[in-house]
RNA sequence: CGGGAUAUAGCCCAGCUUGGUCAGGGCGCCGCGUUCGGGACGCGGAAGUCGCUGGUUCAAAUCCAGCUAUCCCGA
Numbered sequence: 001c002g003g004g005a006u007a008u009a010g011c012c013c014a015g016c017u018u019g020g021u022c023a024g025g026g027c028g029c030c031g032c033g034u035u036c037g038g039g040a041c042g043c044g045g046a047a048g049u050c051g052c053u054g055g056u057u058c059a060a061a062u063c064c065a066g067c068u069a070u071c072c073c074g075a
Base pairs, nucleotide, nucleotide: 001074002073003072004071005070006069007068010027011026012025013024020058029045030044031043032042033041051067052066053065054064055063
């Protein structure tokens, strides 16, 4: 320098190809119940401007362009 992959909650991931009227799951965290207490179990809750900037659209995590970070391949 060229090509490819990944970036979504504290952690790990799904959703993207077919744009849509709740952005969700597991673990963790908080509260309540249960227990002498803890764990386990049950119920409820908080936490995400979907890596950044811009564009297209009535509407973008999703489509388009550029950029950043990490990893892989090639020179």